A computed fold for a 1546-nucleotide RNA from a candidate division WOR-3 bacterium, annotated as small-subunit ribosomal RNA. Rfam family: Bacterial small subunit ribosomal RNA.
[in-house]
RNA sequence: UGCUUGGAGGGUUUGAUCCUGGCCCAGGACUAGCGCUGGCGGUGUGUCUUAGACAUGCAAGUCGAGCGGGACAUUUUCUGGUGGCAACACCGGGCUAUGUCUAGCGGCGGACGGGUGAGUAACGCAAGGGCAAUCUACCCCGAGGAGGGGCAUAACCCGCCGAAAGGCGGACUAAUUCCCCAUGUGCUGCGAUAGAGGCAUCUCUUUCGCAAGAAAGGCGCUGCAAGGUGCCACCUUGGGAGGGGCUCUUGUCCCAUCAGCUUGAUGGUGGAGUAACGGCCCACCAUGGCGACGACGGGUAGUCGGCGUGAGAGCGUGACCGACCACAGGGGAACUGAGACACGGUCCCCACUCCUACGGGAGGCAGCAGUCUAUAAAUUUGGGCAAUGGGCGGAAGCCCGACCCAGCGACACCGCGUGGAGGAUGAAGUCUUUCGGGAUGUAAACUUCUGUCAGGGUGAACGAUGCCGUUUCGGAGUAACUGCCGAAACGGUGACGGUACUCCCAAAGGAAGCUCCGGCUAACUACGUGCCAGCAGCCGCGGUGAUACGUAGGGGGCAAGCGCUGUCCGGAUUUACUGGGCGUAACGGGGGUGUAGGCGGACUGGGAGGGCGAUGGUGAAAGCUUUCGGCUCAACCGGGAAAUUGCUGUCGAAACUGCUAGUCUAGAGGGCAGGAGAGGAAACCGGAACUUCCGGUGUAGCGGUAAAAUGCGUAGAUAUCGGAAGGAACGCCAAUAGCGAAGGCAGGUUUCUGGAAUGCUCCUGACGCUGAGACACGAAAGCUAGGGUAGCGAACAGGAUUAGAUACCCUGGUAGUCCUAGCCGUAAACGAUGCACAUUAGGCGUGGGGAGGUAAGUCUCCGUGCCGCAGCUAACGCGAUAAAUGUGGCGCCUGGGGACUACGGCCGCAAGGUUGAAACUCAAAGGAAUUGACGGGGACCCGCACAAGCGGUGGAGGAUGUGGUUCAAUUCGAUGCUACGCGAAGAACCUUACCUGGGUUUGACAUGCGAGUGGUAGGAACCCGAAAGGGGACCGACCGGGGUUUUUCCCUGGAGCUUGCACAGGUGCUGCAUGGCUGUCGUCAGCUCGUGCCGUGAGGUGUAUGGUUAAGUCCCGCAACGAGCGCAACCCCUGCCUUUAGUUGCAAACCGGUGACGGUGCACUCUAGAGGGACUGCCUCCGUUAAGGAGGAGGAAGGUGGGGACGACGUCAAGUCAUCAUGGCCUUUAUGCCCAGGGCUACACACGUCCUACAGUGGCUGCUACAAUGGGUCGCAACAUCGCGAGGUGAAGCCAAUCCCCAAAGACAGCCAUGGUUCGGAUAGCAGGCUGCAAUUCGCCUGCUUGAAGAUGGAAUCGCUAGUAAUCGCUGAUCAGCAUGCAGCGGUGAAUACGUUCCCGGGUCUUGUACACACCGCCCGUCACGCCAUGGGAGUCGGCAACGCUCGAAGUCCCUCCUUUGUGGGGGCCCAAGGCGGGGCUGAUGACUGGGGCGAAGUCGUAACAAGGUAGCCGUACGGGAACGUGCGGCUGGAUCACCUCCUUU
Repeated sequence: UGCUUGGAGGGUUUGAUCCUGGCCCAGGACUAGCGCUGGCGGUGUGUCUUAGACAUGCAAGUCGAGCGGGACAUUUUCUGGUGGCAACACCGGGCUAUGUCUAGCGGCGGACGGGUGAGUAACGCAAGGGCAAUCUACCCCGAGGAGGGGCAUAACCCGCCGAAAGGCGGACUAAUUCCCCAUGUGCUGCGAUAGAGGCAUCUCUUUCGCAAGAAAGGCGCUGCAAGGUGCCACCUUGGGAGGGGCUCUUGUCCCAUCAGCUUGAUGGUGGAGUAACGGCCCACCAUGGCGACGACGGGUAGUCGGCGUGAGAGCGUGACCGACCACAGGGGAACUGAGACACGGUCCCCACUCCUACGGGAGGCAGCAGUCUAUAAAUUUGGGCAAUGGGCGGAAGCCCGACCCAGCGACACCGCGUGGAGGAUGAAGUCUUUCGGGAUGUAAACUUCUGUCAGGGUGAACGAUGCCGUUUCGGAGUAACUGCCGAAACGGUGACGGUACUCCCAAAGGAAGCUCCGGCUAACUACGUGCCAGCAGCCGCGGUGAUACGUAGGGGGCAAGCGCUGUCCGGAUUUACUGGGCGUAACGGGGGUGUAGGCGGACUGGGAGGGCGAUGGUGAAAGCUUUCGGCUCAACCGGGAAAUUGCUGUCGAAACUGCUAGUCUAGAGGGCAGGAGAGGAAACCGGAACUUCCGGUGUAGCGGUAAAAUGCGUAGAUAUCGGAAGGAACGCCAAUAGCGAAGGCAGGUUUCUGGAAUGCUCCUGACGCUGAGACACGAAAGCUAGGGUAGCGAACAGGAUUAGAUACCCUGGUAGUCCUAGCCGUAAACGAUGCACAUUAGGCGUGGGGAGGUAAGUCUCCGUGCCGCAGCUAACGCGAUAAAUGUGGCGCCUGGGGACUACGGCCGCAAGGUUGAAACUCAAAGGAAUUGACGGGGACCCGCACAAGCGGUGGAGGAUGUGGUUCAAUUCGAUGCUACGCGAAGAACCUUACCUGGGUUUGACAUGCGAGUGGUAGGAACCCGAAAGGGGACCGACCGGGGUUUUUCCCUGGAGCUUGCACAGGUGCUGCAUGGCUGUCGUCAGCUCGUGCCGUGAGGUGUAUGGUUAAGUCCCGCAACGAGCGCAACCCCUGCCUUUAGUUGCAAACCGGUGACGGUGCACUCUAGAGGGACUGCCUCCGUUAAGGAGGAGGAAGGUGGGGACGACGUCAAGUCAUCAUGGCCUUUAUGCCCAGGGCUACACACGUCCUACAGUGGCUGCUACAAUGGGUCGCAACAUCGCGAGGUGAAGCCAAUCCCCAAAGACAGCCAUGGUUCGGAUAGCAGGCUGCAAUUCGCCUGCUUGAAGAUGGAAUCGCUAGUAAUCGCUGAUCAGCAUGCAGCGGUGAAUACGUUCCCGGGUCUUGUACACACCGCCCGUCACGCCAUGGGAGUCGGCAACGCUCGAAGUCCCUCCUUUGUGGGGGCCCAAGGCGGGGCUGAUGACUGGGGCGAAGUCGUAACAAGGUAGCCGUACGGGAACGUGCGGCUGGAUCACCUCCUUU
């Protein structure tokens, strides 16, 4: 610069990912229908269903210039009658002429035009050819002709039959009707003749002879006539145009669950018939013809140009318009004709409808309108021949539901309008709100402007430059005229329609809806509803905060329409030609030999089928595309171009492919040589083991299992020795060894036999590869017949196990397993990988052969394994043995289920095999990999987890909490671990939330507003009352401001009070709306991030391995390097020391004192501040030189010294709405508030946690020591005193290192001696004490008396590893009082830990998984119930196409008869419909029956997924309620452990 204009995806399987794969959506288009809505115009379009039935009208006639008549009108002339003087008028008749109309004869046309799509899978249609095998009325061009004669018959008339439709007989007549004769250029037939051509039969041309066969007139002009002449018509013939007929090649839907079909069938000879070829038809002869390149049969369908869609290739379709075909109520048939087997013609049969006098007749809307029916669904019984076109005619013209117009329908496309501009910090209303506001919204109002459409009025077309007529003129032609051609003038001619268009008038006036708003997909809020009502195209919404339902507001989209439904294409590369796949997702045939077919090595020549180039014809028009133009634009329409990718003729080239001729050796095959092998078949032989039998020895058991039992054994088993018999299988060798096509093949020997590899390079010369059908082979099980049977062993029996156990285990055991012969034909028949050939890095093994070599090593061919590069793959993985890169041919797949099914076919003795659907149903089903979780998987590790110990619980009585029950109420919550002496650190009232009863309503409490109120607020005797509350004499204020003469008083405000309105209040609901707090896993060692790297990705790595630790603690190491939250440390208590400081503490020395004590001192104890100390620091050893570990030294303490606080990411919708806070909901004279009494304390029971015991390691009595943490003024209380005691009274001291509370076990001594006791103290009685308003329901304590159960606790279960357990007491919080509970304190003070197999919990790694709500998971089958579709089924009822026999209308054809020659009689062939019959295919229905699918919560079990608790699965057989079990053979798509071999790395 030129050319090209063309292709988008999304949702949905999962916890997440990638892939496979289906379903669904967005687009376009309708002859559409339905819902809501609806202003105007233009252009189109309108029974897709019932080829169902049709009332009524119309849709094909025309020609009088073919003919004879008839009617009417006019006319010439003649005539009759009447009137009249006549002219003449009127009425009638005949003749002539003219005009109009016309039934009939005759001609042309009714074969076109118009409709429909039933049938048809066919030369029907389409594309292109052929006819030397053909026809053609009207039209055009050419040649020639038209002479003479004759017989009839409609109409009309007469008669007759019939209800009608219609018909019969007699008599007359015309023609462009019909017949005969003549003529014969040409034509036809026959014979002859000379040439030319072709495509096989043949065709064409020249010339001659013989024979047969034609015609019609009509109307004008001219003329006296004859005649001449024009136009139309007629006859023969040649040609043309247009239109047909026949034929050929190619193309033209589905089913193979239709595989064989065919007797005029295929061909020949001769004939019939046709315009014409032909089995088209007939006679005879022959036996052919078609078919996997799909015959035959069945189903469906008019075909095409085109139309819709699509980037295209395609796919779908065949409305309107155009071409062809077929049909005309269902069938059959011919006649006429140029043409028909004829939509508005004829005949016959059938069905139906109508008329009828019952004897007979009539009819065919799939023409235009219209009606009924059917249907979801489609128009007026309109106008006109003005235009276009057609028929007839010489013409005028007539006819035309063709056509042109109008009407109806938003049915489609196109165009226009429903107003334009201005107009607010923005009205009202409505919606919403965090109450501030926001939205509707410049939208409206309002101001101003314009005038499309609709409305009223004026003018007014194009379509007619046409056609027709009249007149005139001109031209060619003629002897002349008419006629013919042209021009002008005049006249006539428009259904649409007074329509388009134009102008005027008035007025924003009359004109907007539909749908959507969870994602896909553009557009969000409120209320209502509460898995209801409903939505939904897919995914899915709805169970109280629904952008998904309904409504509203708002918003998005489109717009006179908008949605829904249906159909088609697209998206879908989801049938893949363009353009897919098959190891594991659906998909390689079980394996081979080979037929057809497809494909095929090297070289040369030839011709040219395919393919290629050039050119001619055709590919109708319309349409599409493009350009120009016409309607104001557009839709629509017109002119031109392009395109029509195709078919075909001719010419050309010969590289490729095919064909043909010839040659070659690299493919393939053969020959020769020496080797390997569980290759196959048959015969024979062998030893070990086993069982049985016989005999010996021998005695009580054997056998079997997790443990047992059944079983065997004293009639002598098992064991052991010897002998015999029998059948089956072949140890070691033996191996990721070998052989075979696969299945498969294993003791040894012999015979027969197949194949492969290697080497030589001798021969053939492409002989090859694949392979639909076909054929033989084909584990195990199974079947038939006959043998055989040792062991094993389905079924079966018994024993166990178990809830059951039709199983797993055990004891037996039949078919079978073995042999012979024959079936079967399937397997996880697997490398889940078809065969052949070629190409493409390496390394390491191994079997066979070869080369060379002393050997080792090396090279090479074939086979068999592992690892691995590139490449491929969704990944896993494959990787010269490909799943890489190519080629060839074969098989197979197309969502899951239904379904390895049904029906049908084929095969089989059967079992069954093979081929192989549909209805219905689901939104998935799947593959690989990832992260988790889980496993009756594995490895490692930890924990009072087990074990080893000590003491308990579970038994008793009591305390306390809970469940349950009860009750007016027993308030509420907590419910496995992680609720149950928990919330509650303390229910007599209160608390208190519950119940009963009594009261109260702006409230017990907060805030604001309005009004009122000085005898106000406040106090209050007294009355009612259980109290709350209600009433209430009397007493009685305060503060600020102003007025006023001080006081008094007045006005006003505040506080308070009263009243009203907003609101308060709620331990009412929702912990599954929440915050906060808490429990638990768990003080377990984990959980993450940034960057980088790996992976398509989820994700991984880091954080793995090896060591080590309490620890993801640390070390080494490493595609990781760093970091965070956790661990540890930092904090507190405690253990040692130092230091500082000594009061209330201490007291060694000194002084005083009888002593208490004082002085003194701060050394010690102690107190409480600050420090030190411990870090594997030191030594030895182990370890990798590390981290660290073991031992040791020192030290108060040693490897975290002991204890506490501290709790990662997260989990459990864990707990709490009753601590508190809080959204929403509910309540408001009550679910709020106050009060009294009751209840929370109940009691047949059950459980948890505790206390006290059962006694002598004890009890009792006496005596005697030693703590710590703490607490104390509404308090602790010494001491004294009274009381047996609880306690009382008095009372010092102490606001506390000062005073007080203040020990027990223990020590010492005595008694008790094994007993329900001097154990134990429940229960009960009496009498007391204390607290408190009050101890009845319902407190604690004391004394006396009473003196229960209980004698160490079943199954089971809990705590604890050292100052711990056990045991002993003490203190505190709460609290008036109440402690066996809780939180703390100290005293005394053990035992045991081999160890990690097991139970429980946890951590890391790994493995399997069909789990992900994550094993409390998932999930299978029977049974029961409901619904749905479907198979079988005695049958029953239809439909379709044939077949056999029978009957046989009309009609063509053939034969025949005659007193009537006729619309005549008789016969025959064929034949529609009908009848009879047995079958075929197909549909509906059917008692009953089979399985299948679907269905919130049914029953039985537990088969599968983990080693799924017996690994699973495949084939087969038997058995069983069911999943299933078992036998035999096979597979790994089995976990785990060990061993062997191989590989990789060093």